[in-house]
Context: one part of a larger RNA
RNA sequence: CUCGCAGCAAGACGGAAAGACCCUAUGAAGCUUUACUAUAGCCUGAUAUUGAAUUAAGAUUCUGCCAUGCGUAGAAUAGGUGGGAGACUUUGACCUCGUAAUUUUGGUUGCGGGUAGUCGCAAUGUGAAAUACCACCCUUGCAAAGUUUUGAUUCUAACCCGAAUUUAUUUUGGGAACAGUGUCUGGUGGGUAGUUUAACUGGGGCGGUUGCCUCCUAAAUUGUAACGGAGGCGUUCAAAGGUUGACUAACUCCGGAUGGAAAUCGGAGUGAUAGUGCAAGAGCAUAAGUCAGCUUGAUUGUGAGACUUACAAGUCGAACAAGGUGGAAACACGGAUUUAGUGAUCCUCUACCUCAACGUGGGUUGGGUAGAGCUCAACGGAUAAAAGUUACUCUAGGGAUAACAGGCUGAUCCUAUCCAAGAGUCCACAUCGACGAUAGGGUUUGGCACCUCGAUGUCGGCUCGUCUUUUCCUGGGGGUGGAGCAACUCCCAAGGGUUUGGCUGUUCGCCAAUUAAAAAGGUACGCGAGCUGGGUUCAGAACGUCGUGAGACAGUUUGGUCCUGAUCUGCUGUGAG
Numbered sequence: 001c002u003c004g005c006a007g008c009a010a011g012a013c014g015g016a017a018a019g020a021c022c023c024u025a026u027g028a029a030g031c032u033u034u035a036c037u038a039u040a041g042c043c044u045g046a047u048a049u050u051g052a053a054u055u056a057a058g059a060u061u062c063u064g065c066c067a068u069g070c071g072u073a074g075a076a077u078a079g080g081u082g083g084g085a086g087a088c089u090u091u092g093a094c095c096u097c098g099u100a101a102u103u104u105u106g107g108u109u110g111c112g113g114g115u116a117g118u119c120g121c122a123a124u125g126u127g128a129a130a131u132a133c134c135a136c137c138c139u140u141g142c143a144a145a146g147u148u149u150u151g152a153u154u155c156u157a158a159c160c161c162g163a164a165u166u167u168a169u170u171u172u173g174g175g176a177a178c179a180g181u182g183u184c185u186g187g188u189g190g191g192u193a194g195u196u197u198a199a200c201u202g203g204g205g206c207g208g209u210u211g212c213c214u215c216c217u218a219a220a221u222u223g224u225a226a227c228g229g230a231g232g233c234g235u236u237c238a239a240a241g242g243u244u245g246a247c248u249a250a251c252u253c254c255g256g257a258u259g260g261a262a263a264u265c266g267g268a269g270u271g272a273u274a275g276u277g278c279a280a281g282a283g284c285a286u287a288a289g290u291c292a293g294c295u296u297g298a299u300u301g302u303g304a305g306a307c308u309u310a311c312a313a314g315u316c317g318a319a320c321a322a323g324g325u326g327g328a329a330a331c332a333c334g335g336a337u338u339u340a341g342u343g344a345u346c347c348u349c350u351a352c353c354u355c356a357a358c359g360u361g362g363g364u365u366g367g368g369u370a371g372a373g374c375u376c377a378a379c380g381g382a383u384a385a386a387a388g389u390u391a392c393u394c395u396a397g398g399g400a401u402a403a404c405a406g407g408c409u410g411a412u413c414c415u416a417u418c419c420a421a422g423a424g425u426c427c428a429c430a431u432c433g434a435c436g437a438u439a440g441g442g443u444u445u446g447g448c449a450c451c452u453c454g455a456u457g458u459c460g461g462c463u464c465g466u467c468u469u470u471u472c473c474u475g476g477g478g479g480u481g482g483a484g485c486a487a488c489u490c491c492c493a494a495g496g497g498u499u500u501g502g503c504u505g506u507u508c509g510c511c512a513a514u515u516a517a518a519a520a521g522g523u524a525c526g527c528g529a530g531c532u533g534g535g536u537u538c539a540g541a542a543c544g545u546c547g548u549g550a551g552a553c554a555g556u557u558u559g560g561u562c563c564u565g566a567u568c569u570g571c572u573g574u575g576a577g
Stems, first nucleotide, its partner, number of pairs: 001577008010569003014564002022398004027394002029390004035195005041188003045184005051155011063143002066141002069138001079137005086119003095114008159175006198210003207227001211233006234379001235277001236336002241295007250270006275284002278341001280339003299322004305316003311380001324333003347373007355366004405452001406450001407448003411445001413441006422432002459534001460532003464526001465523005472497003475492006499513005540558004544553003
């Protein structure tokens, strides 16, 4: 060196299982509820099945011998309108007596007895003339009837329940027009069902944000991101618009009664610091700022041409026509110094139109023009209409994205050096060293998210190591604020060594007893195809707390399957050539 045999398990990010943790999906499913929308069931009402009668109250209709009706003036209690010159009367007029009802206390009407004329037209008076007479009505009341509503009660024949007999069934008892059932309506309704429950995000959640305007970032056109730095808006004004004319603020100093730091008055100086309805930027004295006069252009129909821009939107606009306002006129005026003050489409509504369809009326529906109704604010708005939970979970994926480990970084951490204020009686540097500065390390907590989610097993212990030195002991030296012993500090040095117990799952830590010493670290916080499985981190259960609940908790407690036949590399022992 080659080839065996027997072993060990450090590596082959070994094998096994398209990761169960985490995130994503306009994925799924289970469960919950004061999520949304339905719905079984339940309650209520109407109606059908469903009939009869009594009573009370009410409504309404018709009929009636009927009655009823009072402002003032006027014989007097004049309901309205029309006809009308006569009407009524032994079929009982007028008057009187008795009696009843009503009443505005004056009368009106009815019944019984006795008895032959009474009223109107005309005149007076009245808005209207006779209840003299007739007809049609109105208000209120009475009587009866019908219909109907509600309440109560009764009945029996529908309907329901029971018993007996016999089974075409019949008889009988009880309940009863209720109940039950059908249809429709209103409630209630996680009992059941279908669904929803946003995105951005230096992982996700929590928090914050989501549209528009101004400035910076923005790199001297425009544009330009971040969970970059600052602020505003979701309007207001009938004058704060138009036009014509006029005017100039603000601050400082000086002077001046009450009067003061600041009121109003005068002078001087600076020159826009003032003001502009409100943020910021840009602008404004020829003023866009301030005041006054007259007014409504805060018009109608169009719009060459541009800016901006993926689209949809957004912005500017001369000029033409109509009819105006201000001004002597030239001219100006289609809101406001400007940039925010906002919402597509569908649907519905309002006004108007010489429009269309339904064969033309009436009407309905549609179209056009002008408007209105959305914190559709997640603001290009999925629906008119929507919250949670899953550790019982599932699927598709992702190392596009977290937890372990590695990597980069090194804020934090550890070590060293520099400067030297100060402490050290004096003396910065025996020793310690503030405020600061510069390196190194890669053991902490982090940041980033680069390999791995078709799997890189995660704390501690056991076993077995190996390496570093920034050295705890042992070794050799320098200095000392080293008398000696002891000690402090620095330099060299990694050969060897660096304990046993109690508590806790603990690493750590505290305690006890030793020791020459009980050093610090790396090694996938070394080591689970070597062991363990106490902790963490599935499914059971419980407590506390939170939650209406399903459930949740770097809160607690108890319980809880650790698979793998070694092919290769490596290593150990051994054999042959």
The part of an RNA shown here (large-subunit ribosomal RNA, domain V) has 577 nucleotides and comes from a Patescibacteria group bacterium. The organism belongs to Bacteria candidate phyla, within Bacteria. It matches the Rfam family "Bacterial large subunit ribosomal RNA". Rfam links the family to the GO terms structural constituent of ribosome and ribosome. RNAcentral holds the full RNA, with entries from ENA.